[in-house]
RNA sequence: UCCGAUAUGGUGUAAUGGCUAGCACAGGACGCUCUCACCGUCCAGAUCAGGGUUCGAUUCCCUGUAUCGGAG
Repeated sequence: UCCGAUAUGGUGUAAUGGCUAGCACAGGACGCUCUCACCGUCCAGAUCAGGGUUCGAUUCCCUGUAUCGGAG
């Protein structure tokens, strides 16, 4: 320099155009318990950035950034 893949709560991950973005762990509150733990109920928390297509974009297209892999 070129090619490809990936980017979603604090962490790990679902969601192939209909989103009110799901699940688990972690966190907080309450219940249970003599207390802690376990367990149960509830709460908060996220789409890498900018543009485009579309009635509608996490999803499709373009550019950029970062990480990983490959070629030279």
Predicted 3D model of a 72-nucleotide RNA (transfer RNA) from Sugiyamaella lignohabitans. The coordinates come from a structure-prediction model, not an experiment, and the mean pLDDT is 84. Its Rfam family is "tRNA". Rfam links the family to the GO term triplet codon-amino acid adaptor activity. Rfam's curators write: Transfer RNA (tRNA) molecules are approximately 80 nucleotides in length. The family's RNA type in Rfam is transfer RNA.